[in-house]
This is a predicted structure of a 90-nucleotide RNA (Glycine riboswitch aptamer) from a Pseudomonadota bacterium. Model confidence (mean pLDDT): 75 of 100. Rfam family: Glycine riboswitch aptamer. Rfam describes the family as follows. This family represents the bacterial glycine riboswitch.
RNA sequence: CCGCAUUCCAUGGGAGAGCGCAGAUCAACUCUGCCGCCGAAGGCGCAAUUUCACCCGAAAACGCUCAGGCAAAAGGACCGUGGAAUCAUG
Numbered sequence: 001c002c003g004c005a006u007u008c009c010a011u012g013g014g015a016g017a018g019c020g021c022a023g024a025u026c027a028a029c030u031c032u033g034c035c036g037c038c039g040a041a042g043g044c045g046c047a048a049u050u051u052c053a054c055c056c057g058a059a060a061a062c063g064c065u066c067a068g069g070c071a072a073a074a075g076g077a078c079c080g081u082g083g084a085a086u087c088a089u090g
Base pairs, nucleotide, nucleotide: 002090005086006085007084008083009082010081011080012079013078018035020034021033022032023031024030036070037069038068042066043064044063045062049058050057
C1' cells in the first nucleotide's frame, strides 16, 4: 500500500396495515373508550446453522405483537455509493 470484517458520517433507494367509530377539548399529529388490522426500529420465543461431540457463545426477513405502526410527513430492517476510524490473516 492492497485487502476481509466492524463501527460511524454523508448520500440514493426502501414494504405492509384505519386520515376507523364514539366522547372530551377553542383546536390539534392531543386525551379517553371501543372495534379492526400490519411487521422491517427495539424486545421476547422457537430454530436451521456454527462445533467431531458436550458446555459456553453467536444465530432468521420464521413466530409473538410487549413496544411500535396503519393519508402525507416523520420513522424504517435492509441494500447501493463515497469518506473516516479500528482491525484477523496474507